[in-house]
């Protein structure tokens, strides 16, 4: 340079054309303990990589670009 393939709370990841965007883990507070972990209940945190496009409607389709992987030369 060409091809594929990823991107969503702090990490990991699920998600689907429409209802407030979700789980675990992590974090905060609280209850239990003589104290600490776990346990149990609460709760905060997302421009959905960027910008266009199509559609009543886009995180979800399309095209461009950026990130990271990955083949090919």
């Nucleotide at each position: 340079g060409c091809c594929c393939g990823u991107g969503u709370g702090g990490c990991u990841c699920a998600g689907u054309g429409g209802c407030u965007a979700g789980a675990g883990c992590a974090c905060u507070g609280g209850u239990c303990u003589a104290g600490u972990a776990a346990a149990c209940c609460a709760g905060g945190g997302g421009u959905c990589g960027a910008c266009a496009g199509u559609u009543c409607a886009a995180u979800u389709c399309u095209g461009u670009c950026c990130u990271c992987g990955g083949g090919c030369a």
Annotation
RNAcentral holds the sequence, with entries from ENA, Ensembl Metazoa and Rfam. This is a predicted structure of a 73-nucleotide RNA (transfer RNA) from Adineta vaga. The same sequence occurs in records of 7 taxa. It matches the Rfam family "tRNA". The family's RNA type in Rfam is transfer RNA. Rfam's curators write: Transfer RNA (tRNA) molecules are approximately 80 nucleotides in length. Taxonomically the source falls in Adineta (Eukaryota, Bilateria, Eurotatoria, Bdelloidea).